RNA sequence: GCUUCUAUAGCUCAGUUGGCAGAGCGCAUCCAUGGUAAGGAUGAGGUGGCCAGUUCGAUCCUGGCUGGAAGCU
Numbered sequence: 001g002c003u004u005c006u007a008u009a010g011c012u013c014a015g016u017u018g019g020c021a022g023a024g025c026g027c028a029u030c031c032a033u034g035g036u037a038a039g040g041a042u043g044a045g046g047u048g049g050c051c052a053g054u055u056c057g058a059u060c061c062u063g064g065c066u067g068g069a070a071g072c073u
Stems, first nucleotide, its partner, number of pairs: 001072007010025004019056001027043005049065005
């Protein structure tokens, strides 16, 4: 330099032929216990990397940029 993949919650990751954004762990509150752990209930937490385009509508499609990973030279 070229090619491919990838970026979604604090962490690890799902997701939908384009139509309300989710799980596990973690965190908070409560229940429960003489107390702790385990357990149960509820909840908070996301400009979906950034900028544009297409569309009635974009996490999803297209282009560019940035970061990461792999391969080739």
Transfer RNA from an uncultured Clostridia bacterium, 73 nucleotides, folded computationally. It was read from a public genome assembly. Its Rfam family is "tRNA". Rfam classes the family as a transfer RNA. Its family is annotated with triplet codon-amino acid adaptor activity in the Gene Ontology.